Model confidence (mean pLDDT): 81 of 100. This is a predicted structure of a 582-nucleotide part of an RNA (large-subunit ribosomal RNA, domain V) from Parcubacteria group bacterium Gr01-1014_20. It was read from a public genome assembly. Taxonomically the source falls in Bacteria candidate phyla (Bacteria). Rfam family: Bacterial large subunit ribosomal RNA. Its family is annotated with ribosome and structural constituent of ribosome in the Gene Ontology. Rfam 15.1 lists 51,934 matches to the family in 10,816 species.
[in-house]
Context: one part of a larger RNA
RNA sequence: CCUGCAGCGGGACGAAAAGACCCCGGAAGCUUUACUGUAGUUUGGUAUUGUCUUUAGAAUUUUACUGCGUAGAGUAGUGGUGAGCCUUUGAAGCUUUGCUUUCGGGCGAAGUGGAGGCGAAAGUGAAACAGCCAUCUGUAAAAUUUUAAAGUCUAACCCCGUCGGCAAAAACGAUGAGGGACAGUGCCUGAUGGGCAGUUUGAAUGGGGCGUUUUCCUCCUAAAGAGUAACGGAGGAGUUUAUUAAGGUCGGCUUAGCCCGGAUGGAAACCGGGCCGGACGUGUAAAGGCAAAAGCCGGCUUAACUGCGAGACCUACAAGUCGAGCAGAUGCGAAAGCAGAACUUAGUGACCCGACAAUUCUUUAUAGAAAGGUUGGAGACAUCGGAUAAAAGCUACUCCGGGGAUAACAGGCUGGUGAGGUCCGAGAGUUCCUAUCGACGACCUCGCUCGGCACCUCGAUGUCGGCUCGCCACAGCGCGGGGGUGGAGAAGCUCCCAAGCGUUUGGCUGUUCGCCAAUUAAAGUGGCACGCGAGCUGGGUUCAGACCGUCGUGAGACAGGUCGGUCUCUAUCUGCUGCAGG
Numbered sequence: 001c002c003u004g005c006a007g008c009g010g011g012a013c014g015a016a017a018a019g020a021c022c023c024c025g026g027a028a029g030c031u032u033u034a035c036u037g038u039a040g041u042u043u044g045g046u047a048u049u050g051u052c053u054u055u056a057g058a059a060u061u062u063u064a065c066u067g068c069g070u071a072g073a074g075u076a077g078u079g080g081u082g083a084g085c086c087u088u089u090g091a092a093g094c095u096u097u098g099c100u101u102u103c104g105g106g107c108g109a110a111g112u113g114g115a116g117g118c119g120a121a122a123g124u125g126a127a128a129c130a131g132c133c134a135u136c137u138g139u140a141a142a143a144u145u146u147u148a149a150a151g152u153c154u155a156a157c158c159c160c161g162u163c164g165g166c167a168a169a170a171a172c173g174a175u176g177a178g179g180g181a182c183a184g185u186g187c188c189u190g191a192u193g194g195g196c197a198g199u200u201u202g203a204a205u206g207g208g209g210c211g212u213u214u215u216c217c218u219c220c221u222a223a224a225g226a227g228u229a230a231c232g233g234a235g236g237a238g239u240u241u242a243u244u245a246a247g248g249u250c251g252g253c254u255u256a257g258c259c260c261g262g263a264u265g266g267a268a269a270c271c272g273g274g275c276c277g278g279a280c281g282u283g284u285a286a287a288g289g290c291a292a293a294a295g296c297c298g299g300c301u302u303a304a305c306u307g308c309g310a311g312a313c314c315u316a317c318a319a320g321u322c323g324a325g326c327a328g329a330u331g332c333g334a335a336a337g338c339a340g341a342a343c344u345u346a347g348u349g350a351c352c353c354g355a356c357a358a359u360u361c362u363u364u365a366u367a368g369a370a371a372g373g374u375u376g377g378a379g380a381c382a383u384c385g386g387a388u389a390a391a392a393g394c395u396a397c398u399c400c401g402g403g404g405a406u407a408a409c410a411g412g413c414u415g416g417u418g419a420g421g422u423c424c425g426a427g428a429g430u431u432c433c434u435a436u437c438g439a440c441g442a443c444c445u446c447g448c449u450c451g452g453c454a455c456c457u458c459g460a461u462g463u464c465g466g467c468u469c470g471c472c473a474c475a476g477c478g479c480g481g482g483g484g485u486g487g488a489g490a491a492g493c494u495c496c497c498a499a500g501c502g503u504u505u506g507g508c509u510g511u512u513c514g515c516c517a518a519u520u521a522a523a524g525u526g527g528c529a530c531g532c533g534a535g536c537u538g539g540g541u542u543c544a545g546a547c548c549g550u551c552g553u554g555a556g557a558c559a560g561g562u563c564g565g566u567c568u569c570u571a572u573c574u575g576c577u578g579c580a581g582g
Base pairs, nucleotide, nucleotide: 001582002581003580004579005578006577007576008575010574011573012572015568022403023402024401025400026399027398028395029394030393031392034199035198036197037196038195040192041191042190044188045187046186047185048184050153052151053150054149055148056147057146058145059144060143061142062141063140064139065138067136074129077135078134079133080132081131084118085117086116093112094111095110096109097108098107099106100105157179158178160176161175162174163173164172202214203213204212211231215237216236217235218234219233220232238384239283240342241341247301248300249299250298251297252296253295255279257275258274259273260272261271262270281290282289284347286345287344288343305328306327307326308325311322312321313320317385330339331338332337353379356376357375358374359373361372362371410457411455412453413452414451416450418446419445420444421443422442423441427437428436464539465537466536467535469531470528471527472526473525474524477502478501479500480497481496482495483494484493485492504518505517506516507515508514545563546562547561548560549558550557551556
């Protein structure tokens, strides 16, 4: 070295299970003051559903009354007709009495009385009276219809008993008691309704969550055309302006700052002169503009018009922007001309629906009303190209499809943080930088801490600590050899060489660590997937059960605590150990 046998279990990112953690997409279960429904419960109406009475209200009809400004004898509702009417069937007057009243009276009833009273004419007045017809306001009575409430009845309807046929029950029939137009039931309707159901619960994101952002305008990034990203750096907008426009036009003017001079007067008010040139001002952010001004002041005004629009810019689309010129009607200006808002760029929302306004539109027999059409139009989607008219959560009881496109372990890259070193030497060290220490700084090394990145692995690379077994580095804890010393000796401090050997036992805690106790020459620092679970353990962490605290309406949640909780007999290759043979 080869072969075999017996072993061990370091490796084959060993086997098994399309990772259960995390994220993305989907589903399911559960919760609730998410949304929308719905069983159930309840309210009212109506049908089944009938009689009578009373009370209250309404309507109609009949009868009887009622009606006062001033003038006028006087209580004139309104219109018409009218020259007569009432009266022995009892007039005027008187007595008693009822209703009403504007307190003057008016209308009745009974008795008495025994023959007249009223109207017309005249006069007053807006209107002229008796009688008759009609009608209005208000009042009273009666009747009818109707609404509501209360009561009553019995015949619908409900319930119970007895009887009948039958073995018995149900049903049916007969009869009696109780209730009774209620209840029950059908249809319509308001409320309540996680009891039940269907769903929703955005995205971006140096993993996800929490936070933040989401549309528009200005600047930088932006690399001298345009455009250009990031959870890059800075700011703004969701308007304002018509009785003093901040619009149009015509005419006029020049701001700010500095210097000098001038009563009150000062750093700064106003006046004069000069310098400077845009620094001022522009409704509102920034940028770009602006002096024949786009800035400031005044006069007159409404073009902050209607119908259009050649042609361009921008642009995936849809949008957005500019616009000469034509027609109509107008404002300013002597005129040429200018004017279809504002120095420009933000001040916003597609489609659908649509309150409201206008309208010579349409029509079911007609008139209206209602509905519809046409034109304009308040109203919002801010997740701002707007999924629906309408929407929040939990899951450790979970499930499926995927991802190393994306987190937790380990590795890798990096080396901010960490550890170590070198240089400088302010200073401390009585004096003296460097025995020892070393600020402020500069430069490296290592890859052990906490991180950053997200590169292999999510069709699985098992995670803390202990046990067992070790191998290595040296930045050396002890034992060895040296230099310096602020080394008298002893004991130390510091630096250099050196990895041969060694580097304890207990108490507490799951602990690593740490504290404590007793020793020791010493009780080193690290690496090996924070060495080692196909070697062991399973105390911790990290499933399902349960308790407490806190949070949450709740389902539930918590690098908060607590008790409990399945660790897979068989080694193919490689590696190693032992034995045997060649």